[in-house]
Molecule: c-di-GMP-I riboswitch aptamer
Organism: Desulfobacteraceae bacterium
RNA sequence: AUAUGUCAACGCCAAACCUGUCGUGAGGCAGGGACGGAAAGCCACGGGUUUCUAUGGAAACAGCCGGGUUGCCUGA
Repeated sequence: AUAUGUCAACGCCAAACCUGUCGUGAGGCAGGGACGGAAAGCCACGGGUUUCUAUGGAAACAGCCGGGUUGCCUGA
């Protein structure tokens, strides 16, 4: 430097559920909590799912898949 992510080290994130709060809603945020995660960091670009509207459209999900982009460790 490249590759890999079984075991190891270092830290990191936090599903369901509960409480508060915002939203018509899907859901968001904060606290608790851990099912999991090697990008479960970030971006709605393609597909998908969902909500509202009522056919014009407007939204949600990055922890559904692909893509883009940045990044920690890497001893055996």